[in-house]
RNA sequence: UCAGAAGUAGCUCAGUCGGUAGAGCAAGCGGCUGUUAACCGCUGGGUCGGGGGUUCGAGUCCCUCCUUCUGAG
Numbered sequence: 001u002c003a004g005a006a007g008u009a010g011c012u013c014a015g016u017c018g019g020u021a022g023a024g025c026a027a028g029c030g031g032c033u034g035u036u037a038a039c040c041g042c043u044g045g046g047u048c049g050g051g052g053g054u055u056c057g058a059g060u061c062c063c064u065c066c067u068u069c070u071g072a073g
Base pairs, nucleotide, nucleotide: 001072002071003070004069005068006067007066010025011024012023013022019056027043028042029041030040031039049065050064051063052062053061
């Protein structure tokens, strides 16, 4: 330099054909228990890597940039 993959909650990851952003774990609160753990219930937590474009509407499509990984030279 070229090609490909990935970037979404603190972490690991879903998200269908473009139509209200979710799960598990973790955290907080409560229940249970002599206590802790386990178990059960509830709650909070997101400018979807940055910017721009298309569209009535973008996590999703297009362009560009950044970061990580893999391959080629």